[in-house]
The RNA shown here (transfer RNA) has 73 nucleotides and comes from a candidate division WOR-3 bacterium. Rfam family: tRNA. By type it is a transfer RNA. The sequence was found in a public genome assembly.
RNA sequence: GGCGGCAUAGCUCAGUUGGUAGAGCAGUGGAAUCAUAAUCCACGUGUCAGGGGUCCGAGUCCCUUUGCCGCCA
Repeated sequence: GGCGGCAUAGCUCAGUUGGUAGAGCAGUGGAAUCAUAAUCCACGUGUCAGGGGUCCGAGUCCCUUUGCCGCCA
C1' cells in the first nucleotide's frame, strides 16, 4: 500500500425483513440474618465510534473518517 472483519450499558456480548434498544455480570436500594457471605425483590435519561446520504422511518442499507484485529504484498 491492497483486501477483509470488528466498534451497542461500567465489563462481556445479543439484536432474526429497516418499524418502541436488550441479556448476563458488576453497581445502587430493600428483604432476610445477632452479623457477614450466599439467596430473594426492585432499579437503565445508552450521543448504538464520528460525519454525511437513502428512506415515512436507520444500531441495521450506502459513502466517508477514526481506532483495533487479521490476510496479502